The RNA shown here (transfer RNA) has 75 nucleotides and comes from a Candidatus Omnitrophota bacterium. It matches the Rfam family "tRNA". Rfam classes the family as a transfer RNA. Its family is annotated with triplet codon-amino acid adaptor activity in the Gene Ontology.
[in-house]
RNA sequence: GGCGCUAUAGUCUAGCCCGGUUUAGGACGUCGCCCUCUCACGGCGAAGACACGGGUUCGAAUCCCGUUAGCGCUA
Numbered sequence: 001g002g003c004g005c006u007a008u009a010g011u012c013u014a015g016c017c018c019g020g021u022u023u024a025g026g027a028c029g030u031c032g033c034c035c036u037c038u039c040a041c042g043g044c045g046a047a048g049a050c051a052c053g054g055g056u057u058c059g060a061a062u063c064c065c066g067u068u069a070g071c072g073c074u075a
Stems, first nucleotide, its partner, number of pairs: 001074007010028004020058001030046005051067005
């Protein structure tokens, strides 16, 4: 240099191939409340995410192009 794979919250992960209705779901963690003499456990609730830019489309986390980062194969 060429080709391929991956990127969703503080961490892990579902959804992507096959676009669709509302607040993008779950686990751990965090915060609040209840419980308890207190902590822990348990119960209830809340906040928090589609790597970035563009395109296609009535509609994009999902399809297309480019960029960035990581990994692999190859010369």

It was read from a public genome assembly. NCBI's taxonomy places the organism under Bacteria, Pseudomonadati, Candidatus Omnitrophota.